Notes: The part of an RNA shown here (small-subunit ribosomal RNA, central domain) has 350 nucleotides and comes from an uncultured bacterium. Rfam family: Bacterial small subunit ribosomal RNA. Gene Ontology terms of the family: structural constituent of ribosome and ribosome. The full RNA is in RNAcentral, with records from ENA, Greengenes and SILVA.

Context: one part of a larger RNA
RNA sequence: CUGGGCGUAAAGGGUGCGCAGGCGGCCGUGUGUGUUAGGUGUGAAAGCCCGAGGCUUAACCUCGGAAUUGCGCCUAAAACUACACGGCUAGAGCAUUGGAGAGGGUAGCAGAAUUCAUGGUGUAGCAGUGAAAUGCGUAGAUAUCAUGAGGAGUACCAGAGGCGAAGGCGGCUACCUGGACAAUUGCUGACGCUCAGGCACGAAAGCGUGGGGAGCAAAAGGGAUUAGGUACCUCUGUAGUCCACGCCCUAAACGGUGCACACUAGGUCUUAGCGGAUUCGAUCCCGCUAGGGCCCAAGCUAACGCGUUAAGUGUGCCGCCUGAGGACUACGGUCGCAAGACUAAAACUC
Repeated sequence: CUGGGCGUAAAGGGUGCGCAGGCGGCCGUGUGUGUUAGGUGUGAAAGCCCGAGGCUUAACCUCGGAAUUGCGCCUAAAACUACACGGCUAGAGCAUUGGAGAGGGUAGCAGAAUUCAUGGUGUAGCAGUGAAAUGCGUAGAUAUCAUGAGGAGUACCAGAGGCGAAGGCGGCUACCUGGACAAUUGCUGACGCUCAGGCACGAAAGCGUGGGGAGCAAAAGGGAUUAGGUACCUCUGUAGUCCACGCCCUAAACGGUGCACACUAGGUCUUAGCGGAUUCGAUCCCGCUAGGGCCCAAGCUAACGCGUUAAGUGUGCCGCCUGAGGACUACGGUCGCAAGACUAAAACUC
């Protein structure tokens, strides 16, 4: 390179936006880039292949043909491709109306609970466990009542429910703000899809500076357990968890399933919206669109399973895989304050 693959065997980039690149709807006219046909020139000879001939045969040699799949030029064709011009509305987008939502940001507010402080009542225990002990308590604890402080998280509603590109998002109110969806006509007229580099976002932990610190809790200390116990259990407890700003850039970042479009039986539940029928009205009923689940036809699959939310049937573009270990490593490079991240071998062994 040709080829085969990527849910679980090796393999989908953590996610999005997007330049270059690749690919791209319907109709008409033209050109003739690719494309196709014919002609012509060239494609040295030898060799290879086919046929014939010469050395007694063969090897070898001689002659003829074919081949040389290519390139240049001339002529012709115009379906497809490309380009130019003109047109269209089914893709894409915009406008109008409408409702749904833990989508994002900022500020304010609320109540329950834990802890602490002060005061009252009250007395000998409390806490903890498999059982205990360390621990707390006659300097008055636990319990209970009142008042206050402070931090963090928002029971019920809550749902296989909703929203977001992913990470993720859950008390209430206001303001700022992104996206999706439905319905109706109107507008633009292919403006599209994907995307190497690039840019942005990216749980938790971790890092820097400054705050904050109720509860929980790596590390650490004590008590148990045990042969031992650097653990599991228990009593304490610091970073951290929280906020602001700046870094880090990883994950079982998972649906272990890249994105977009088209096509291919159904059944059932649910969220949002719309239409129809009916009704005093609502619900039930019928249908459509968009999303979230379950069960299945055909088909696919090694099987498990997937099955209009495809892992079915096709197209376009990107990423990735190529025996296991060595090795999510070394070296080099880029990035980072560091921790480290990204890129990524070989010897050797089987």

Model confidence (mean pLDDT): 89 of 100.